Molecule: small-subunit ribosomal RNA
Organism: uncultured bacterium
C1' cells in the first nucleotide's frame, strides 16, 4: 500500500466481498510446563445453608463463676462510639446526573491549635424479683435500683438575639497521681450540601409547551440561597440556535481501531452518580430518608395451635432457573487498611493467599551432532526414474522443563507466616514423559493420483460438481501458524462508500417548474477608535492509574517500580491591532433614482376583419359519392357528390415567418383603440453600499381533470359500426359524446429540458444575426462600442460524448439536492384538495450487480453502392399417373447402424439370394477365428476316402498316397502339431461434446492479418477509409502512414491454331496393286507422342485526370481471365465421421468375443425426396441407308458359322490390344397409322423359357406368347440452365458370378433469351440505430396457474406506557384540639399552674377504584400489492423505423 467481482473487450460511476488489528468471548479438533492478568455481557430472576459489624467492665447497677479473700473472670441489660465506611449492582435517570471551570448564602462527629470552664441539686427507669397473657413472635401488671442515661438551678463571653435599654445559653465523670474524658467559643483540616458558564445520543412521520407555571411583596421552612411551601398581586416564561413528547442510555479518566481527523465502546483498575424485593414515609443521628435499621401498602416464600407471626445474597462462597457462555459452600487475619478500646485485644468473605478454566498476554520445552546402501514402506511415473529424505535406523553426546531426594532466602519491626511440600539451589536416572490445527482454483503462500458424476457435497466474493474435478471426499506431497489452530459473533480499518482534513449533481444517484422575499449566511473604498473573534507572554487548574520517553527490579519477556513529558481543554491576567466583527466620520467603481430616445407575438379589456370548414335556403344538374393497401359500414333518385347565389354560427388567424422578437418560468402570432409591466441605448445630475443569496412563507404556473353558468363550427377520449387478424376490447375507415371555446372558482402537476440553480469577477479568436449609439465617410460600405441570440474553435476541463466569454474553464457567496439496484416515490401518519389526487416519506425482504460513455462485431420488416441463373427474359422439368430407388412412420424375433434445413433422403452402399452382415432365432467353443511369450509332449502335416450322429459347425471313425529342413548327431537349432498355465487376445460395444486424420459448408465469396510509425487514458483506430476502375484488397490517384504476409491473378493439366521431330499397330496425295491401305512404296496430309511458337490492351482511334482503365477497330485460329479443370485465405457451424483407419477414457471377458444353419436388412394403411417411362403425329410401327468418341478385355472381349421367334446355345478365328473384339442411336429415305385411352402408353397378371450361380421360395436379371392398369401435359408451390450450354440421342467404364432407370465418363444432333437491377434469395464494402455478444432461432414485458417468504389494510381482541376528571385515603410528619392521663420546675401545695402524653379532627399523600382519551406492541377470518423459485398458460408491449417512433 491494495485486490476480486457488471463487459466480447474498454474507460468510468457504483455497490458487494477479501487481506489487518482487537475481544470479559463462544463452538470444533488438539493439549507439556511456568509467570502475570481475567472470569454471569443473559433473569435488578427466585434463593436452602454458613459466614460478611461490632466493640468498650478504665461510664453503670446487677447476675453467674473462681479466689491466695487483696481481688479476678464471664457478661444479658442501661449507657457511649461505630453501624451513612468498606463490599455489590447498573434498575432508573437525557438530568447541574456526569465532565470541566467558576461562585456564595452553609453545615461538618472523630482530628489539630488557641482561650475559658468543669459548681449545687433532683426525679426516674431497664436489668432483677413476684404474679400473669400467648402455639410462637413477643408481651402485661406491681415492686426495687445505678450511671459519662434524664431534669432543674447557678455561672455567661471575644457567643446568639436586640426595639441598643437589655435579654438568653453549658458541663460528667472514671481511675489513681498520671492521664483519659466533659462543656462553651474562635481558627484550621477533612467531608458534605447549594448555585452558575460551557460540553453531553436519536427521532419534526413529535410544533407548540406551561398555572406554582414566570416574576414581585410578605410569611413559613431549611445547616444554607431559592415557588422549596403558602397568602396576595402582576401575566408572564420556554421554543425552529429544536421547547414539549417519544425512544435509547449510568457519566468520566480511559479502552479498541485509525497516518491523522475521526469512528466504535465504557468488563477488569480509579473518580462521581443512582439503587438495595416493588411503591411510599419518616425516625435516630455530625452525617441516612439508611443493602445485612423502623413504619405502612403490594407481590412472593416460609411457620402456625388459624387467633397471629417471620423474611429480603445487585456482600463472600453456594443452589435452582435462564443461556452459546463465566470458577471453591477453600485458608488466614501473617501483611495492608478499617471499627471499638487507655491498652492487651476482639471483629473484619475489605484484604492477603490458595483452588478451577489455554479465557488472554509473555516465556520455555518436546532434543543436539553425525549419518547415502540415498534402506524398507508409502505416493507418483513417460516404467528409465522421481519424491517423502539426513528424514529414519545406526553411532557419539546433552538433561532445560517435568520426575525423585535433600536443602532453603525475602515478604517481619524484639515477637507473630495463611501462602508453603513457596521461589531458588544441590544431587540422581534416562532421549527418556511432552504436537497439533488449518489451508493448497483466483484473490492468497502451497498440487498430484484415485473415488464420485449437477449426485454427494463445497463456498468469504467470483464461483466449482452433468465420466479425464489442482474447487466435492480420501491419500501422498506441499504451505502457514504453533500449545495452540480454525470457525462464528462484534468493533474500527481498508471505505475519499456522509468527503472538517477529503466527494459530487448535462448524459452514471443528484438543480426545487419559476419568481418575490422575512429570518439566517455573505458583503465595495478611505480614516479613526474600541478589542468580541484572532495572536503572543504569564499564572491557576487539567486527581492517580493508562499511553509515550528515559532509567531500574523479577535469569528475559509479559508484569512491576521511579522520574520526565504529555493531557491538544477551561479560567484569570498582561499586551499586540494586520484581518473579521462593533462604533464614528467620509467616498463613488456596486445598487437605485432622474432626463432624452429605441425595439418588441410582454400582459389585461373592448371593438372590428377576411379566407376556410360545417349547416340552412334557393337555382343548375344526374347517378353515383365517399373512403382504403383493398374494401365495407356511411350518404344518395325523398335528388347526393359537383357547381352558383344568399344566409347562420363557432373556432382558429395562411403568406410575412427567420437557430427572428418579447417574457422570471409556464408561455405569447389577423387589425385598431384604451390601460399597463419590464428591457436596451445615450446623457449627465441625485442618493451614498441602500447589495447578493434565501430555509419557513407567498405569488404565478402547459395540458388533462373538477364545480357553477353559457357556448358548441371543426376536431375528438369513451362508445357504436365496418374492415384487418388465429384473435384485434388496437393500428385503418364511417360516425360520435364529454372535452376543446367564454366567465368565475378549484387543481398544482409534465422529458415544467439547455435533463445545466442564482449573482459577481477573470480567461485566444473567427463568422452570422436582432436592437441601439459613436465615428470615418457618404456608399451597396468600413471601424469602434453596449445589450441579446446562433455556429465553429484555442487554452483549460471532462469517464468519454462533448463544453469552451450564453462554460460543463479559473475563483467567490448563498440556496436546493445525491449516497448500489429492486421493494417505492409505495405503505402508514400528517398537511392540502369537492373529487381525481398532490406533498412530505419509510421498513421488512431480495439481488451482486443496476448504470454512463465509447469500441469491435452481429443484426434491422434502416440507408447508399456493387455482385451472383438471385430476380427478370427464355427453354426444359418436378409437384398429378405407373414404376424404380432412398427416407420417415408403422410392423416385426430381427426388419443392423449411421446421415437430418440449405450443407440428410439413387447419401456411406463402385452394386444385401449364401457370403457380405454389423441384426434376429437356434445350436456350439472358451488362452479362444487372429498375435507374442512360458512349460510339457509330439514330429508333424497335406491330399484322397469309409461309416455313424447332426441343420451344419463339429464330434467319433475306416483305408490309401505322400512323407519337413539344417546338423557339430545332443530332441541341439529352425518349422509344424497337441495339451496346460497365465500374462493376454477379441469387441462394427459407449463417448465425433475427450481426439488425430479426412470431409462438407459459407465460397473461388474477396477477403483475413502483421511489423514499424501515428492518434486515443483505454478497448481500439489508422493502414484496409476516400475518388475512379476491375472478375478480384485488380490497378491508378489521393491520403499519417510506410511496408509486408496468407488469399486474387500467374506458374500446372486439358482443349482450340501453327511450326518442328518421329512414322507403327496410324495415314494414303502422287506411282503400282487388291474384294479390302490388302500389299509394294511413301510419311505430304489426318492422327498419335514429344519439343516449341502464339495473346501482351502489344497496335490504331475515342474517352478518362497526360493515370489505371473502358469503348470501337485492325490483324489473328483465338481478344481483353479464349473455353474447361486442379487449386479452397483467416475463420464459422462443439457441422459429419470412434461403422474406413488411428486413438484417450469407460464398459464386456464360458461373452457385448468366436463359429455354424436358417431368417432378416427386400415387410406395407400412409407421407416425403430423387429419378425412369409416358400421356403421343416435331409422334408410333415396319423396311432400308449412314456417321462417333471415351474406355474395357485372358476364370476376359469374343469375330465368323450353325441352331433357336427370342433371351441364348453349340462350335470356333483373332487379340495381353493405335494391330483383334465389344461398337451406336437420334438422323435420312420409303410405306403405314389419322386424333382415338388409339397401331399412344406400357404397369400388372398368367404361362413357357434362357442365363449366372452350391443354391433364384422368401429375394436376381432377361426372353417369347397372352394380358393391356393409371395416364389426354398435371393445384398451391418449386428446380435446372447464358453456348457447343439447355434440350434430345445413344455409347462406355467401375463395382460385379449374376443384377442399374443410379453414379462416373464419352461423343452425335443442337436452340431460345438477358430490357434491366424495382422486387425475392445469398454475398461484399461504407454508413446508421441497438436494451443483442450463446450475437434476432437474440433480448424481453404483463396477466393467469403452483410453491415459499416478508409486509400493508382488516370486524375485533390481548397487553404495556401515559394523560385528564372523580372516588378511597394506610403509615407519617405538620396544624388544631386535647373535659382523659401526667415523676422532675413554679406557687399562696388535700390542690392548681407551666410543660408533656394518649385520643380526636383537618389539609397533604402511596397503593387501590371508576370513567374517558392518547400512544406503542402482539394476535386476527378475509383481503391488497411485493419479492423469489432451470424447463407451466396466453399473447408479443419494449430494444432495429421492433414492424403504429419511443417516452413524460
Nucleotide at each position: 500500500a491494495g485486490a476480486g467481482u457488471u463487459u466480447g473487450a474498454u474507460c468510468c460511476u457504483g455497490g458487494c466481498u477479501c487481506a489487518g488489528a482487537a475481544c470479559g468471548a463462544a463452538c470444533g479438533c488438539u493439549g507439556g510446563c511456568g509467570g502475570c492478568a481475567g472470569g454471569c455481557c443473559u433473569a435488578a430472576c427466585a434463593c436452602a445453608u454458613g459466614c460478611a459489624a461490632g466493640u468498650c467492665g478504665a461510664a453503670c447497677g446487677g447476675a453467674u463463676c473462681c479466689u491466695u479473700c487483696g481481688g479476678g473472670a464471664u457478661u444479658a441489660g442501661u449507657g457511649g462510639c461505630g453501624c451513612a465506611c468498606g463490599g455489590g449492582u447498573g434498575c432508573g435517570g437525557a438530568a447541574c446526573a456526569c465532565g470541566u471551570g467558576g461562585g456564595a448564602a452553609u453545615a461538618u462527629a472523630c482530628c489539630c491549635u488557641u482561650a475559658a470552664g468543669u459548681a449545687a441539686g433532683g426525679a426516674a427507669u431497664a436489668a432483677u424479683g413476684u404474679c400473669u397473657g400467648g402455639a410462637a413472635a413477643c408481651g402485661g401488671a406491681c415492686a426495687c435500683u445505678a450511671a459519662u442515661a434524664c431534669c432543674u438551678u447557678a455561672u455567661a463571653a471575644u457567643g446568639a438575639c436586640u426595639u441598643c435599654g437589655g435579654u438568653c445559653c453549658a458541663a460528667a465523670g472514671a481511675u489513681u497521681u498520671a492521664u483519659c474524658g466533659c462543656u462553651u467559643a474562635a481558627g484550621g483540616a477533612u467531608u458534605a450540601g447549594c448555585c452558575c458558564g460551557c460540553g453531553u445520543c436519536u427521532g419534526a412521520u413529535u410544533a407548540g409547551a406551561u398555572u406554582g407555571u414566570u416574576g414581585g411583596u410578605g410569611a413559613g421552612g431549611u445547616a444554607a440561597u431559592g415557588g422549596c411551601u403558602c397568602a396576595c398581586c402582576a401575566a408572564g416564561u420556554c421554543u425552529a440556535c429544536g421547547a414539549u413528547c417519544a425512544g435509547u442510555a449510568g457519566g468520566g479518566g480511559g479502552u479498541c481501531u485509525g497516518a491523522g481527523a475521526g469512528g466504535a465502546u465504557g468488563a477488569u483498575c480509579c473518580c462521581c452518580c443512582a439503587c438495595a424485593c416493588u411503591g411510599g414515609g419518616a425516625c435516630u443521628g455530625a452525617g441516612a430518608c439508611a443493602c445485612g435499621g423502623c413504619c405502612c401498602a403490594g407481590a412472593c416464600u416460609c411457620c402456625u395451635a388459624c387467633g397471629g407471626g417471620a423474611g429480603g445474597c445487585a456482600g463472600c462462597a453456594g443452589u435452582g432457573a435462564g443461556g452459546a457462555a463465566u470458577a471453591u459452600u477453600g485458608c488466614a487475619c501473617a501483611a495492608u487498611g478499617g471499627a471499638g478500646g487507655a491498652a492487651a485485644c476482639u471483629c473484619u468473605g475489605a484484604u492477603g493467599c490458595a483452588g478451577c478454566c489455554a479465557u488472554g498476554c509473555c516465556g520455555c520445552g518436546u532434543g543436539a551432532g553425525u549419518g547415502a546402501a540415498g534402506a524398507a514402506g508409502g505416493c507418483c511415473u513417460u516404467a528409465g526414474g522421481g519424491u517423502u529424505g539426513u528424514a529414519a535406523a545406526g553411532c557419539u553426546c546433552u538433561u532445560u522443563c517435568a520426575a525423585u531426594a535433600g536443602u532453603g532466602a525475602a515478604g517481619a519491626u524484639a515477637a507473630u507466616g495463611a501462602c508453603g511440600g513457596c521461589a531458588g539451589c544441590u544431587a540422581u536416572a534416562g532421549a527418556a514423559g511432552a504436537a497439533g490445527c488449518c489451508c493448497c482454483g483466483g484473490c492468497u503462500a502451497a498440487a498430484u493420483u484415485c473415488g464420485u458424476g449437477c449426485c454427494a457435497g463445497c463456498a468469504g466474493c467470483c464461483g466449482c460438481g452433468g465420466u479425464a474435478a489442482u474447487a466435492c471426499g480420501a491419500a501422498u506431497g506441499g504451505g502457514g501458524c504453533a500449545a495452540g489452530c480454525g470457525u462464528u459473533g462484534u468493533u474500527c480499518g481498508g471505505a475519499a462508500u456522509c468527503a472538517c482534513u477529503g466527494g459530487g449533481c448535462u448524459u452514471a444517484a443528484a438543480g426545487c417548474g419559476u419568481g418575490c422575499g422575512c429570518a439566517g449566511g455573505c458583503g465595495g473604498a478611505u480614516a479613526u477608535g474600541a478589542a468580541a473573534g484572532u495572536c503572543a507572554g504569564a499564572a491557576g487548574u487539567g486527581a492517580a492509574a493508562u499511553c509515550c520517553c528515559g532509567g531500574g527490579g523479577c535469569u528475559c519477556a509479559a508484569c512491576c517500580c521511579c522520574g520526565g513529558a504529555a493531557c491538544u481543554g477551561c479560567u484569570u491576567u498582561u499586551g499586540a491591532a494586520a484581518c473579521u466583527c462593533c462604533a464614528u466620520a467620509u467616498c463613488u467603481a456596486g445598487a437605485a433614482u432622474c432626463c432624452g430616445g429605441u425595439a418588441g407575438a410582454g400582459g389585461u379589456c373592448a371593438g372590428g376583419g377576411g379566407a376556410a370548414u360545417u349547416c340552412c335556403u334557393a337555382g343548375u344538374g344526374u347517378a353515383g359519392a365517399g373512403g382504403u393497401g383493398a374494401a365495407a359500414u356511411u350518404c344518395g333518385c325523398a335528388g347526393a357528390u359537383a357547381u352558383u347565389a344568399g344566409g347562420a354560427g363557432g373556432a382558429a388567424c395562411a403568406c410575412c415567418a427567420g437557430u427572428g422578437g418579447c417574457g422570471u418560468a409556464g408561455g405569447c402570432g389577423c387589425c385598431u383603440g384604451a390601460c399597463u409591466g419590464g428591457a436596451c441605448c445615450g446623457g449627465u445630475a441625485u442618493u451614498g453600499a441602500c447589495g447578493c443569496u434565501c430555509a419557513u412563507g407567498u405569488a404565478c404556473g402547459a395540458a388533462a381533470g373538477c364545480g357553477u353558468g353559457g357556448g358548441g363550427a371543426g376536431c375528438a377520449a369513451a362508445c357504436a359500426g365496418g374492415a384487418u387478424u388465429a384473435g384485434a376490447u388496437a393500428c385503418c375507415c364511417u360516425g360520435g359524446u364529454a372535452g376543446u371555446c367564454c366567465a368565475c372558482g378549484c387543481c398544482g402537476u409534465a422529458a415544467a429540458c439547455g435533463a445545466u440553480g442564482u449573482a459577481u469577477g477573470c480567461u485566444a479568436g473567427u463568422u452570422g444575426u436582432u436592437g441601439g449609439a459613436a465615428u470615418c465617410u457618404u456608399a451597396a460600405g468600413g471601424u469602434u462600442u453596449c445589450a441579446g441570440u446562433g455556429a465553429c474553435g484555442c487554452a483549460g476541463a471532462g469517464a468519454a460524448a462533448u463544453c469552451a466569454c450564453u462554460a460543463a474553464g479559473c475563483a467567490u457567496a448563498c440556496c436546493g439536492c445525491c449516497u448500489g439496484g429492486g421493494g417505492a416515490g409505495u405503505a402508514c401518519g400528517g398537511c392540502c384538495g369537492c373529487a381525481a389526487g398532490g406533498u412530505u416519506a419509510a421498513a421488512a425482504c431480495u439481488c451482486a450487480a443496476a448504470g454512463g460513455a465509447a469500441u469491435u462485431g452481429a443484426c434491422g420488416g434502416g440507408g447508399a453502392c456493387c455482385c451472383g441463373c438471385a430476380c427478370a427474359a427464355g427453354c426444359g422439368g418436378u409437384g398429378g399417373a405407373g414404376c424404380a430407388u432412398g427416407u420417415u412412420g408403422u410392423u416385426u424375433a430381427a426388419u443392423u447402424c449411421g446421415a437430418a434445413g440449405c450443407a440428410a433422403c439413387g447419401c456411406g452402399a463402385a452394386g444385401a439370394a449364401c457370403c457380405u452382415u454389423a441384426c434376429c432365432u437356434a445350436c456350439a467353443c472358451u488362452u479362444g477365428a487372429c498375435a507374442u511369450c512360458c512349460u510339457u509332449c509330439u514330429u508333424g502335416g497335406g491330399g484322397u476316402u469309409u461309416u455313424c450322429a447332426g441343420a451344419g459347425a463339429u464330434g467319433a471313425u475306416u483305408a490309401c498316397c505322400u512323407u519337413c529342413g539344417g546338423u557339430u548327431c545332443g530332441g541341439c537349432c529352425g518349422g509344424g502339431g497337441a495339451a496346460g498355465u497365465g500374462a493376454c487376445a477379441g469387441g462394427u460395444g459407449c463417448u465425433g461434446c475427450a481426439u488425430g486424420g479426412c470431409u462438407g459448408u459459407c465460397g473461388u465469396c474477396a477477403g483475413c492479418u502483421c511489423g514499424u510509425g501515428u492518434c486515443g487514458u483505454g478497448a481500439g483506430a489508422u493502414g484496409u477509409u476516400c475518388g475512379g476502375u476491375u472478375a478480384a484488397g485488380u490497378c491508378c490517384g489521393g491520403u499519417a502512414a510506410c511496408g509486408a504476409g496468407c488469399g486474387c491473378a500467374a506458374c500446372c493439366c486439358u482443349u482450340a491454331u501453327c511450326g518442328u521431330a518421329u512414322g507403327u499397330u496410324g495415314c494414303c496425295a502422287u506411282c503400282a496393286u487388291u474384294c479390302a491401305g490388302u500389299u509394294g512404296g511413301g510419311c505430304a496430309c489426318u492422327c498419335g507422342u514429344g519439343c516449341g511458337a502464339g495473346a501482351c490492351u502489344g497496335c490504331c482511334g475515342g474517352u478518362g485526370a497526360c493515370a489505371a482503365g473502358c469503348c470501337g477497330g485492325a490483324g489473328g485460329a483465338a481478344g481483353g481471365u479464349g473455353g474447361g479443370g486442379a487449386c479452397g485465405a483467416c475463420g464459422u457451424c462443439a457441422a459429419g465421421u470412434c461403422a474406413u483407419c488411428a486413438u484417450g477414457g469407460c464398459c464386456c471377458u464360458u461373452a457385448c468375443g468366436u463359429g455354424u444353419a436358417g431368417g432378416g436388412c427386400u415387410a406395407c394403411a400412409a407421407a416425403c425426396g430423387u429419378g425412369c417411362u409416358a400421356c403421343a403425329a416435331u409422334g408410333g410401327g415396319u423396311a432400308u441407308g449412314a456417321c462417333a468418341g471415351u474406355g474395357a478385355g485372358c476364370a476376359g472381349c469374343c469375330a465368323c458359322u450353325u441352331c433357336g421367334c427370342g433371351a441364348g446355345a453349340a462350335g470356333g478365328c483373332g487379340c495381353u490390344a493405335a494391330u483383334c473384339u465389344c461398337u451406336a442411336a437420334a438422323c435420312g429415305u420409303a410405306c403405314u397409322c389419322u386424333c382415338a385411352g388409339u397401331u399412344c402408353g406400357g404397369a400388372u397378371u398368367g404361362u413357357a423359357c434362357u442365363c449366372u450361380g452350391c443354391a433364384a421360395c422368401u429375394c436376381g436379371a432377361g426372353u417369347g406368347c397372352a394380358u393391356g392398369a393409371a395416364g389426354u401435359u398435371g393445384g398451391a408451390a418449386u428446380c435446372g440452365c447464358u453456348a457447343g450450354u439447355a434440350a434430345u440421342c445413344g455409347c462406355g467404364c467401375a463395382u460385379c458370378a449374376g443384377c442399374a432407370u443410379g453414379u462416373c465418363g464419352c461423343g452425335g444432333u443442337g436452340a431460345a433469351u438477358a430490357c434491366g437491377u424495382u422486387c425475392c434469395c445469398g454475398g461484399g464494402u461504407c454508413u446508421u440505430g441497438u436494451a443483442c455478444a450463446c450475437a434476432c432461432c437474440g433480448c424481453c414485458c404483463g396477466u393467469c396457474a403452483a410453491g415459499u417468504c416478508a409486509u400493508g389494510g382488516g370486524a375485533g381482541u390481548u397487553g404495556g406506557u401515559u394523560c385528564u376528571a372523580c372516588c378511597c385515603g394506610a403509615c407519617g410528619g405538620c396544624c388544631g384540639u386535647g373535659a382523659g392521663c401526667u415523676a422532675a420546675c413554679c406557687u399562696u401545695u388535700u390542690a392548681g399552674g407551666a410543660g408533656g402524653c394518649a385520643g380526636c379532627g383537618g389539609a397533604c399523600c402511596a397503593c387501590g377504584g371508576u370513567a374517558g382519551g392518547a400512544u406503542c406492541a402482539g394476535c386476527g377470518a378475509c383481503u391488497g400489492g411485493g419479492a423469489c423459485u432451470a424447463a407451466g398458460u396466453c399473447g408479443u408491449a419494449a430494444c432495429a423505423a421492433g414492424g403504429u417512433a419511443g417516452c413524460c